[in-house]
Context: one part of a larger RNA
RNA sequence: CUGGGCGUAAAGGGAGCGUAGGCGGUUCCUCAAGUCGGAUGUGAAAUCUUCUGACUCAAUCAGAAGGGGUCAUCUGAUACUGGGGGACUUGAGAGCGGCAGAGGAAAAUGGAAUUUCCGGUGUAGCGGUGAAAUGCGUAGAUAUCGGGAAGAACACCAGUGGCGAAGGCGAUUUUCCAGGCUGUUUCUGACGCUGAGGCUCGAAAGCGUGGGGAGCGAAGCGGAUUAGAUACCCGCGUAGUCCACGCCCUAAACGGUGGACACUAGAUAUAGGAGGUAUCGACCCUUUCUGUGUCGAAGCUAACGCUUUAAGUGUCCCGCCUGGGGAGUACGGCCGCAAGGCUGAAACUC
Repeated sequence: CUGGGCGUAAAGGGAGCGUAGGCGGUUCCUCAAGUCGGAUGUGAAAUCUUCUGACUCAAUCAGAAGGGGUCAUCUGAUACUGGGGGACUUGAGAGCGGCAGAGGAAAAUGGAAUUUCCGGUGUAGCGGUGAAAUGCGUAGAUAUCGGGAAGAACACCAGUGGCGAAGGCGAUUUUCCAGGCUGUUUCUGACGCUGAGGCUCGAAAGCGUGGGGAGCGAAGCGGAUUAGAUACCCGCGUAGUCCACGCCCUAAACGGUGGACACUAGAUAUAGGAGGUAUCGACCCUUUCUGUGUCGAAGCUAACGCUUUAAGUGUCCCGCCUGGGGAGUACGGCCGCAAGGCUGAAACUC
């Protein structure tokens, strides 16, 4: 360089935005760079093909012809690609009318529960387990009633449901911000797709500073269990979990399935619109859009399975793989306060 691949065998980047680059809808005119043709020159030798000769043959050597590709100049063709110009609306975007939603941020508010404090009633236990013990309790616990405080999480609704690019998002109200779907077809007129670098986001744990600390609870202590028990079970309990700001940047970050577009039987459920029937609503109907599931044909697949939400049939772009171990290690570089992250070998060995 060419090839074969990436759901489970090695392999999809955690996700988005986007630079360069790559790729790019319909139509007309034009140029002729790519592309194709012709002519001339060039195209060393060796090599290659064919033929001839020589060393007995061969390797080898010598000779002749041919082929090949490149480049330059001139000239021609214009279907396709490309450059320039014009037009278009179906791609894309915008406007207007509706709709659903745990989408994001901030503030305020609420009830149940838990713990704790105060007071009342009340008395000997409570708690915990397989059974116990540590623990709590006559300084009055547990239970129960009333009152106060605090922090965290939001039962039912709740769904095989919804929203978000992913991580993720669940009490209520308000404010601000973003996206999606649908109807209309009013506007712009290819403005598009992808995206090396780059930038931003990125669960949990962890880190820094300051707060907060009810419950839970790494570490730690104690009680059990056990041969032992640095565990599983029980009682305590510090970081942490929570908030603000700043870092970290990882994951079974999973659909183990990159993004976009087009095409390819159906059946059924469900969520959001639109339309129809209908007095209104519900129900029902449409295959009419959009989303989420289950099944299933053709096709694909090593099989399992996938199947209009493809792992089917195609096009474009990016990322990645190339035997196991050594090893996601060492070294170097970059990043980080650190923990560490990103990049990422070799010897050796099977």